Molecule: SAM riboswitch aptamer (S box leader)
Organism: Alkalicoccus halolimnae
RNA sequence: CUCUUAUCAAGAGCGGCGGAGGGACUGGCCCGAUGAAACCCGGCAACCACCAGGAACAACCUGGAAGGUGCCAAAUCCUGCAGAAUGUUAAUUCUGAAAGAUAAGGG
Numbered sequence: 001c002u003c004u005u006a007u008c009a010a011g012a013g014c015g016g017c018g019g020a021g022g023g024a025c026u027g028g029c030c031c032g033a034u035g036a037a038a039c040c041c042g043g044c045a046a047c048c049a050c051c052a053g054g055a056a057c058a059a060c061c062u063g064g065a066a067g068g069u070g071c072c073a074a075a076u077c078c079u080g081c082a083g084a085a086u087g088u089u090a091a092u093u094c095u096g097a098a099a100g101a102u103a104a105g106g107g
Stems, first nucleotide, its partner, number of pairs: 001107008013041001015040002021031003025080001027078002042072003047068002050064005076099001081096006
C1' cells in the first nucleotide's frame, strides 16, 4: 500500500506544557487567545491477548482490565452516489452504497 471480516447515535480532565491552528477530503457548518495542534500525565472502552466463572479443550455467554492497539466537541459534525416517501418545487425525512476511521487476519 492492498484484500477480507466486524464495528462506527454510548463513553472519556475545571491537569501540565505549548503558542495557532483544528474538525481525513469536497461543499457547508462549527471549535479555537475564556488558549488550536503536537507532547506529557489523566481518563474511556473492551477489538486482540490474558485472567476468573458458567460441567468448559475449542466455540459461546458473563465478569475483570495490570499487556498490544484504539479513542477522549458536535452521529464518522452534516454532506458528496443511487433509490424511496412527503412537498407550498424551497426543501425535509428514510434506506442502501461510496469514502473514511479502528481492530483482527491475509497478500